[in-house]
RNA sequence: AUCUGGGAGUCGAGUGCCACCGAAUCUGGUCAGGCCUUGACGGGAGCAGCCAUAAGGCGGUUACCGACGUCCCGGACACU
Numbered sequence: 001a002u003c004u005g006g007g008a009g010u011c012g013a014g015u016g017c018c019a020c021c022g023a024a025u026c027u028g029g030u031c032a033g034g035c036c037u038u039g040a041c042g043g044g045a046g047c048a049g050c051c052a053u054a055a056g057g058c059g060g061u062u063a064c065c066g067a068c069g070u071c072c073c074g075g076a077c078a079c080u
Base pairs, nucleotide, nucleotide: 002076003075004074005073006072007071008070009068010067011066012065014064015063016061017060018059020057021056027052028051029050030049035044036043037042
């Protein structure tokens, strides 16, 4: 010099995990008001709102994966 093993470091629009956000309607729950129904008691569907989330987004983590060839510790081997 060449090949190669391990560890650390940096990065990542990747996967996993955690937290948060996240649906006028084609998600769910609870459904004020109003509507329908009943002789009545009651019942029914259900808008808004609220809650929980989906697709997805943002952040964290280093568990996996990938890139960098930056550092450290080796191995094989050629030459001097």
Molecule: Bacterial small signal recognition particle RNA
Organism: Planctomycetota bacterium